[in-house]
RNA sequence: AGGGGUGUAGUUAAAUGGUAUAACAGAGGUCUCCAAAACCUCUAUUGAGGGUUCGAUUCCUUCCACCCCUG
Numbered sequence: 001a002g003g004g005g006u007g008u009a010g011u012u013a014a015a016u017g018g019u020a021u022a023a024c025a026g027a028g029g030u031c032u033c034c035a036a037a038a039c040c041u042c043u044a045u046u047g048a049g050g051g052u053u054c055g056a057u058u059c060c061u062u063c064c065a066c067c068c069c070u071g
Stems, first nucleotide, its partner, number of pairs: 001070007010024004018054001026042005047063005
């Protein structure tokens, strides 16, 4: 320099263009003599910009970060 892949909550992962979801973690509560466990509730997320579309995590494009390949 060229090519390819990945990027979603604090973490690990779903989501075939139509309300962004689960588990763990965190906060509160029930229970308990206290704690743990269990159960209930809540908070929090699409890497950044632009485009297509009535509507974008999804399609297109540029950039950023990481990984792989070629030279």
Transfer RNA from Microgenomates bacterium OLB23, 71 nucleotides, folded computationally. The prediction has a mean pLDDT of 82. The organism belongs to Candidatus Microgenomatota, within Bacteria. Its Rfam family is "tRNA". It is annotated as a transfer RNA.